[in-house]
Guanidine-I riboswitch aptamer from a Clostridia bacterium, 105 nucleotides, folded computationally. The model forms 96% of the base pairs in the Rfam consensus.
RNA sequence: UGAAAGUGUACCUCAGGGUUCCGCGCUUUAAAUUUAAAAGCGGUCAGGUCCGAGUGGUACAGGCACUCUUAAGUGCUACACCGGAGGGACAAAAACCCAGGCGGG
Numbered sequence: 001u002g003a004a005a006g007u008g009u010a011c012c013u014c015a016g017g018g019u020u021c022c023g024c025g026c027u028u029u030a031a032a033u034u035u036a037a038a039a040g041c042g043g044u045c046a047g048g049u050c051c052g053a054g055u056g057g058u059a060c061a062g063g064c065a066c067u068c069u070u071a072a073g074u075g076c077u078a079c080a081c082c083g084g085a086g087g088g089a090c091a092a093a094a095a096c097c098c099a100g101g102c103g104g105g
Stems, first nucleotide, its partner, number of pairs: 007061006016051002021048002023045001024042006062077006079100001081104003086098003
């Protein structure tokens, strides 16, 4: 100076996310008392459903090493800071995916 490797899948959400659905709020249908229903608007509505982690959690598998009682066993699987910009899907967005990218440390 350069390259490779730093694994995969599933479940979860506590980071984060938006708004299809539910709920909530407002307006209207609509005019009396009240309740209920329908339509529209609102995520700058704390919510439920939902999306969701390379650097959050759990489990299984895989990989490496050792043992050798012969079909299993044991151990390891480390580290991961900062910062723009662009694109993608679902209703939409995101720290999801491109991407442990790119630039820097």
Rfam family: Guanidine-I riboswitch aptamer. Gene Ontology term of the family: regulation of gene expression. NCBI's taxonomy places the organism under Bacteria, Bacillati, Bacillota, Clostridia. The coordinates come from a structure-prediction model, not an experiment, and the mean pLDDT is 82.